[in-house]
Context: one part of a larger RNA
RNA sequence: CACCGCCCGUCAAGCCAUGGGAGCCGGUUCUAUCUAAAGUCGUUAGCCUAACCGCAAGGAGGCGGCGCCUAGGGUAGUGUCGGUGACUGGGGCUAAGUCGUAACAAGGUAGCAGUAGGGGAACCUGCGGCUGGAUCACCUCCUU
Numbered sequence: 001c002a003c004c005g006c007c008c009g010u011c012a013a014g015c016c017a018u019g020g021g022a023g024c025c026g027g028u029u030c031u032a033u034c035u036a037a038a039g040u041c042g043u044u045a046g047c048c049u050a051a052c053c054g055c056a057a058g059g060a061g062g063c064g065g066c067g068c069c070u071a072g073g074g075u076a077g078u079g080u081c082g083g084u085g086a087c088u089g090g091g092g093c094u095a096a097g098u099c100g101u102a103a104c105a106a107g108g109u110a111g112c113a114g115u116a117g118g119g120g121a122a123c124c125u126g127c128g129g130c131u132g133g134a135u136c137a138c139c140u141c142c143u144u
């Protein structure tokens, strides 16, 4: 400052974070499948062989081949997290914008909560409910 009060919502402006969003990008989990280095193990009709065994043949050993496992990589799907995204929804904040005036006094139609319908907006209307309603009258009870 005390009704020349207080105060509600739409709309407009600026800023902030945020929900939805066709998608796009990335991290990560799981599943299926393809591929697979090194290496162990298994196997082996090819090759080597001085050292160990054997007089020798050969064995053992090594190389090579094949197989299993597998780090990793590819493809498809899936869960999850993050970024971005035309457009879109409300929210918050901001001395002096717009429209009205819903609430606070009986706030000028008492208000409020529920529900349904309607409306630029606050809201309006219907229904039943509550008093945290003013006023007037009456009844009951209490106090003096």
Stems, first nucleotide, its partner, number of pairs: 003107001005104001008100002011097001013094004018089003023084006030077006039069001041067004046063003052059002110131003114127005